[in-house]
Description
Transfer RNA from a Candidatus Martarchaeota archaeon, 72 nucleotides, folded computationally. Model confidence (mean pLDDT): 83 of 100. Its Rfam family is "tRNA". Rfam links the family to the GO term triplet codon-amino acid adaptor activity.
RNA sequence: GAGCUUGUAGUCGAGUGGCAAGACGCUACCUUGACAAGGUAGAGACCCGGAGUUCGAUUCUCCGUAAGCUCA
Numbered sequence: 001g002a003g004c005u006u007g008u009a010g011u012c013g014a015g016u017g018g019c020a021a022g023a024c025g026c027u028a029c030c031u032u033g034a035c036a037a038g039g040u041a042g043a044g045a046c047c048c049g050g051a052g053u054u055c056g057a058u059u060c061u062c063c064g065u066a067a068g069c070u071c072a
C1' cells in the first nucleotide's frame, strides 16, 4: 500500500428496516448465626463518527476511524 471481516451496557453477545434480547457482573430485598449458592425486583447501551436513501436506519449505501486476518 491492497483485499476481506468486525465495531451494540463494565464484559461477552443476539437482533438484517418499525425506538435493542440474553448471559456474567452491579444494586436492593428474601433466605442464613454468617458467607456462598438460590429466589424476586431494579439500574445500566439513543447501537464507533459523519453524510446519503427512506415516512422511518442498529440494520441498506458512501466516506472516515479503530481492531483483527490475508497478500504485497
Base pairs, nucleotide, nucleotide: 001071002070003069004068005067006066007065010024011023012022018055026042027041028040029039030038048064049063050062051061052060